[in-house]
């Protein structure tokens, strides 16, 4: 000086006036009142979106129904270990795979329990198969010698063997040599590679030509169905609690002089219509839940790390037709994607661009 790479931060800045909401306060105003309170307004102070508030895809608190245990069905997760409330997240490691590197991806249990599945193309897609090629036998048209039978050579056709070689395909039945054969084959052997037992080494996932055994069986698929191992109850803040009107309807108590309808033509008599007071469910409406929390910051401390522990400190939207605006001025690198609505971890998506560290690798210089 160039190209990477992982991680960490910011997310236009000052100022002024004018507004919204939210809390505190007020020897202030106003409305009320027996006198406060409460309420409405004003003064003072303080607070007021995000790294993703966003997809609502996991996980959790919180509330409410449901639940005796314990299986099943469904659902979900899937090397190992750790962290954590908890997770599908995260942080170490291991195994695959890509990079020259630092680094990135990884759904990465089970295919000698069982069923399924492979389009085209190929002789064949899972138990064998022979398209062309190679090789062996037999029959040979036909040609060539020597001459009437032989001897060579051979298109073609039966038959048999073979997986080396070509050829299809994502995928093709361990690779490489050497031997072995009519040509060939783990058909023998040697080295690799694979599989099974032991050993070490690591908690553990694994690794390691330490060591035996085994020619080698068991193609691929389980984000097919299946087995296995775990882990799961359902709805959500319009969950939920709590105050409570008018109307309307219930309910219980009294009151009831008289009518009225009904059984029932009439007498008694029961019902119902009425009147009052209470009482209890709802509804409008209010009031909680509602933001102090697995909470920031910082310092000390444990651990590679994710996180944990101690200390001291700060309080940082909480609305409810819903606030977080707006107008000037200055200044630059000219401003990106986007707004809370019960909370909290997390994952993914979405974004002008800045600045800050850690490595890596080319080039050049000293």
């Nucleotide at each position: 000086g160039g190209a990477g790479u992982c991680g960490g931060c910011c997310a236009g800045g000052c100022a002024a006036u004018c507004g919204c909401u939210c809390c505190g306060u007020u020897u202030c105003g106003g409305u009320u009142u027996a006198a406060u309170a409460c309420c409405c307004g004003g003064g003072c102070g303080g607070g007021g979106a995000g790294g993703a508030a966003a997809g609502u895809c996991c996980g959790g608190g919180c509330u409410c129904c449901a639940u005796a245990g314990g299986g099943c069905a469904g659902g979900g997760u899937g090397c190992c270990a750790g962290g954590u409330a908890a997770c599908g997240c995260c942080u170490g490691g291991g195994g695959g795979g890509c990079g020259c590197g630092a680094g990135c991806c990884u759904a990465c249990g089970g295919a000698a329990a069982g069923u399924g599945c492979a389009a085209c193309a190929g002789a064949a897609a899972a138990u064998a198969u022979a398209c062309c090629g190679c090789c062996c036998c037999a029959c040979g048209a036909c040609g060539g010698c020597a001459a009437u039978u032989g001897c060579c050579g051979g298109a073609g056709c039966g038959g048999g063997g073979u997986a080396a070689g070509g050829g299809u395909g994502a995928a093709a039945u361990g690779g490489u040599g050497c031997g072995g054969u009519a040509a060939g084959a783990g058909c023998g052997c040697a080295c690799c590679g694979c599989g099974c037992a032991g050993g070490u080494g690591g908690c553990a996932a694994c690794a390691c030509g330490c060591u035996g055994c085994g020619g080698c069986a068991a193609g691929g698929u389980a984000a097919a169905c299946c087995c296995c191992a775990c882990c799961u109850g359902g709805a959500g803040c319009a969950a939920g609690a709590c105050c409570a009107a008018a109307u309307a309807g219930g309910a219980a108590a009294g009151c009831a002089a008289a009518g009225c309808c009904g059984c029932u033509g009439c007498c008694c008599g029961c019902g119902g219509c009425g009147c009052u007071u209470u009482c209890g469910g709802g509804u409008a409406g209010g009031u909680c839940g509602c933001u102090c929390g697995a909470g920031g910051c910082u310092g000390c401390u444990g651990g590679c790390g994710a996180c944990g522990g101690c200390a001291g400190u700060c309080c940082c939207a909480g609305a409810u037709g819903a606030a977080u605006g707006a107008u000037u001025g200055c200044c630059c690198a000219c401003g990106a994607c986007a707004g809370a609505a019960c909370c909290c971890g997390g994952c993914u998506u979405a974004c002008c661009g800045g600045c800050c560290g850690g490595c890596u690798c080319c080039c050049a210089c000293u």
A computed fold for a 366-nucleotide RNA from a Lysobacterales bacterium, annotated as Bacterial RNase P class A. The source organism's lineage runs through Bacteria, Pseudomonadati, Pseudomonadota, Gammaproteobacteria and Lysobacterales. A source record names the gene rnpB. It matches the Rfam family "Bacterial RNase P class A". From the family's description: Ribonuclease P (RNase P) is a ubiquitous endoribonuclease, found in archaea, bacteria and eukarya as well as chloroplasts and mitochondria. Rfam classes the family as a ribozyme. Its mean pLDDT, the model's own confidence on a scale to 100, is 77.